[in-house]
C1' cells in the first nucleotide's frame, strides 16, 4: 500500500428502515440472626466520526478513524 471483518449501557453481545434490548455488573427494597444465594423495582446509550439517500437511518450508500485478520 491492497483486501476483508468488527465498532451498540461499565463489560460481553443481540437487533440490518418506523425513536434500542438481553445477560453480567451497579443502586434501592424484600427474604436471613448476619453474609452468600434468591426475588422485585430502578438508573445508565444522541448505536465510532462526518456526509448522502429517505417522510423516517443503529440499520442502506460514500468517506474517515480505531482494532483485528490476510496479501504484498
Nucleotide at each position: 500500500g491492497c483486501u476483508g471483518a468488527u465498532g451498540u449501557g461499565g463489560c460481553u453481545c443481540a437487533g440490518g428502515g418506523g425513536u434500542a434490548g438481553a445477560g453480567c455488573a451497579c443502586a434501592u427494597c424484600c427474604u436471613u440472626g448476619g453474609u452468600a444465594a434468591g426475588g422485585a423495582u430502578g438508573g445508565g446509550g444522541u448505536c465510532g466520526c462526518g456526509g448522502g439517500u429517505u417522510c423516517a437511518a443503529u440499520u442502506c450508500c460514500c468517506g474517515c478513524c480505531a482494532u483485528c485478520a490476510g496479501c504484498u